A computed fold for a 73-nucleotide RNA from a Streptosporangiaceae bacterium, annotated as transfer RNA. The sequence is in RNAcentral, with records from ENA. Its Rfam family is "tRNA". Gene Ontology term of the family: triplet codon-amino acid adaptor activity. By type it is a transfer RNA.

RNA sequence: UCCCGGGUCGUCUAGCCAGGCAGGACAGCUGACUUUGACUCAGCCAACGAAGGUUCGAAUCCUUCCCCGGGAG
Numbered sequence: 001u002c003c004c005g006g007g008u009c010g011u012c013u014a015g016c017c018a019g020g021c022a023g024g025a026c027a028g029c030u031g032a033c034u035u036u037g038a039c040u041c042a043g044c045c046a047a048c049g050a051a052g053g054u055u056c057g058a059a060u061c062c063u064u065c066c067c068c069g070g071g072a073g
Stems, first nucleotide, its partner, number of pairs: 001072007010026004020056001028044005049065005
């Protein structure tokens, strides 16, 4: 320098091909239950690497850049 894969709540991950309310688990918080705690149950909190473009609408499509991993020279 070129090629391939990846970046989503605090953590792990689904959704991307084929655009339409960002979901799940764990963690955290609140409440119920309990003599207390644990367990269980209910609820809440919390995210699309950055900037542009296309579109009525972008995590998803396009461009550039950043970061991680692998490969080629």